[in-house]
Context: one part of a larger RNA
RNA sequence: GCCAACGAGUUUAUCUAUUUCCUUAGUCUAAGGGCUUUCGGCCUGGAGGCAAAGGGAAACCAAGUGUUAAAAGCGCGAGAAGGGGAUAGAUAAGACCCGAAGCCAAGCGAGCUUGCCAUGGCCAGGGUGAACCUCAGAGAAAUCUGAGGGGAGGCCCGAACCCGUGGAUCGUGCAAUAUCCUGGGAUGAGCUGUGGUAAGGAGUGAAAAGCUAAUCGAGCUUGGUAAUAGCUGGUUCUCCCCGAAAUAGCUUUAGGGCUAGCGCCCGUUCAAAUUUCCAGGGGUAGAGCACUGGAAAGAAUAUCGUGGGAUUUUCUCAGGUAUUCUUACUAAACUCCGAAUACUGGAAACUUUUGGCGGGUAGUCAGACUGUGGGGGCUAAGCUCCAUAGUCAAAAGGGAAACAGCCCAGAUCUUCAUCUAAGGUCCCAAAAUUUAAGCUAAGUGGUAAAGGAAGUGGGAUUCCUUUGAUAGUUAGGAGGUGAGCUUAGAGGCAGCUAUCCUUUAAAAAGUGCGUAAUAGCUUACUAACUAAGGAGUUCUGCGCCGAAAAUUCAACGGGGCUAAAGCUUAGUACCGAAGAUAAGGACGCCAUGAGUUUUUCUCAAUGGCGUGGUAGGGGAGCGUCCCUCAUCUAGUGAAGGUAAGCCGUGAGGCUUGCUGGAAGGUGGGGGAGUGAAAAUGUUGGC
Numbered sequence: 001g002c003c004a005a006c007g008a009g010u011u012u013a014u015c016u017a018u019u020u021c022c023u024u025a026g027u028c029u030a031a032g033g034g035c036u037u038u039c040g041g042c043c044u045g046g047a048g049g050c051a052a053a054g055g056g057a058a059a060c061c062a063a064g065u066g067u068u069a070a071a072a073g074c075g076c077g078a079g080a081a082g083g084g085g086a087u088a089g090a091u092a093a094g095a096c097c098c099g100a101a102g103c104c105a106a107g108c109g110a111g112c113u114u115g116c117c118a119u120g121g122c123c124a125g126g127g128u129g130a131a132c133c134u135c136a137g138a139g140a141a142a143u144c145u146g147a148g149g150g151g152a153g154g155c156c157c158g159a160a161c162c163c164g165u166g167g168a169u170c171g172u173g174c175a176a177u178a179u180c181c182u183g184g185g186a187u188g189a190g191c192u193g194u195g196g197u198a199a200g201g202a203g204u205g206a207a208a209a210g211c212u213a214a215u216c217g218a219g220c221u222u223g224g225u226a227a228u229a230g231c232u233g234g235u236u237c238u239c240c241c242c243g244a245a246a247u248a249g250c251u252u253u254a255g256g257g258c259u260a261g262c263g264c265c266c267g268u269u270c271a272a273a274u275u276u277c278c279a280g281g282g283g284u285a286g287a288g289c290a291c292u293g294g295a296a297a298g299a300a301u302a303u304c305g306u307g308g309g310a311u312u313u314u315c316u317c318a319g320g321u322a323u324u325c326u327u328a329c330u331a332a333a334c335u336c337c338g339a340a341u342a343c344u345g346g347a348a349a350c351u352u353u354u355g356g357c358g359g360g361u362a363g364u365c366a367g368a369c370u371g372u373g374g375g376g377g378c379u380a381a382g383c384u385c386c387a388u389a390g391u392c393a394a395a396a397g398g399g400a401a402a403c404a405g406c407c408c409a410g411a412u413c414u415u416c417a418u419c420u421a422a423g424g425u426c427c428c429a430a431a432a433u434u435u436a437a438g439c440u441a442a443g444u445g446g447u448a449a450a451g452g453a454a455g456u457g458g459g460a461u462u463c464c465u466u467u468g469a470u471a472g473u474u475a476g477g478a479g480g481u482g483a484g485c486u487u488a489g490a491g492g493c494a495g496c497u498a499u500c501c502u503u504u505a506a507a508a509a510g511u512g513c514g515u516a517a518u519a520g521c522u523u524a525c526u527a528a529c530u531a532a533g534g535a536g537u538u539c540u541g542c543g544c545c546g547a548a549a550a551u552u553c554a555a556c557g558g559g560g561c562u563a564a565a566g567c568u569u570a571g572u573a574c575c576g577a578a579g580a581u582a583a584g585g586a587c588g589c590c591a592u593g594a595g596u597u598u599u600u601c602u603c604a605a606u607g608g609c610g611u612g613g614u615a616g617g618g619g620a621g622c623g624u625c626c627c628u629c630a631u632c633u634a635g636u637g638a639a640g641g642u643a644a645g646c647c648g649u650g651a652g653g654c655u656u657g658c659u660g661g662a663a664g665g666u667g668g669g670g671g672a673g674u675g676a677a678a679a680u681g682u683u684g685g686c
Stems, first nucleotide, its partner, number of pairs: 001686006011093013026050003032044005054061002064076004096234002099231001103224006114198009123188001125157003128153001132149007161185003166181004200216001202212003237621006247260005261364002263361007274349007286337001287335002292331003296327009307317004367392010397408003412585004417581003423575003426559003432572001434571006445561001451545002455542010472529005478502003483497003508523001512521002586611006593603003622675001624672010640659008
């Protein structure tokens, strides 16, 4: 891991509701007792309970009573019930099942280990050389020097022995702590044998909360014990009807609960909901500046004027402050104004929609995203907190390549029928290579901004133009004069000032290049040639650049697409879903009808409507084991096993063959140790 078996809302007492049965102006017996065909019944037993009167704290009063000094008012009352069964819920119990870490008690442990006690044992070899003693010498002496002896020490080196420093190996090991190399102590607070002693809030501890039998921040065993678990996991057959919540208040409360909200079931009631019309109040969106504030520019007036200037007791300018006016703004806590919605009331229409009241009983209290209106944040977040609507949650189907929350649309079943929605119609791949008119050249389409640009289409507008525009070609582009100043020089062209006059068709005291300065080239300007449009501004459609990422294409799903298979506009046709329709079937509800003795019973004909579903509620059934009554089957083959066929919406049922070899079914009623895929489930097998 698989298979099989086992494995979880039970029982008792009390209460409440629904339902059913019995008795009834009452009802039921409990213990006990008696009888009997004895583990089952029948009889007795009225002790007692409930009911029959309530109100009040009580005295007490009584169809009333309490409140109060009193009345009125107000509260609670003014009569039916009792018992048994079933179902659901509650409370007390282990209370649906499994699961702690823990707490307490009584015992068992020091053959491991810690300390201590008693009695024994062990420590190769080498080194160092304390005290003290003797001898010799020196000295007045104290004492000193030298030599020899001596053999101290938690002394030194290093085996046994004890330990365990660093590394490697091992790490389903040789081993639940080892092996190898290396290392520390090794006459001491040393190591060790045997016996003894101290223990669970206690021991022992050169102290690490170490050790107390591979267990220690409180040992182990048994018991209290089915401890408790607001936590996790699991909780077993079928079909039908309905169908949530993730919110509010309170909570030592926040992943728990209680009440309300929302679900379901039963009863009851007669109106409510929706749409349209009418009538309302409002101060939001917007807007505005009339108030309250904010903030910009200008003018006038008043005042200041530190700063600048001047003819300086002063004047004037810049500037500041205040008021008024003008212009253009601004506000969630501003309003002279002011919607749409929403909300309230009335009327009509419509309906199997929905509401009110009473009772019973659940789940829910972690929500998610999207659109819209906002707060927080950075007008960040697949962020967070509200409001409002939708979807998901609890919703499958079609579309969006794939994609809970987006778009379309809500799956009762069958059909190789039809029509559509969103979205699509060249191929993958169902349906237009569809009609008409345009645009795009960027593969834009098929990611992005500020900003940039003679891309290209359309509109508006201004100016020039056959008295010849614009571009081009030919020619001219001059004189006073090299203007004046400055400067080494300054001659149109370093710089400063001025920018006149003349000849002209026209020509600047010069547009740019250039020179040391000149020169030279060129432009403005003019004529001729040519010939018909040219120059600018602005609005707008579609494009271009801006544009860098991590494994080729990888930012159309792909192929591929350019008078598109892209974009804009208009049209026609088709495809396309579990939607709608068609045909047939099932079930539920409502209405009408029929049957039956009434009913909450039954039936079918007809008509209408409906049947997605988690938590959860309700209804109807299937099957297993046992008891009871009745009735059947079975050696001419029961149960069980196995295969096939048939029936039922389903749980399931029936028949036949083979196997098997002795019990089993059906109908009515009753009772449960009553249904397995899950619980790191338990046991067994493989």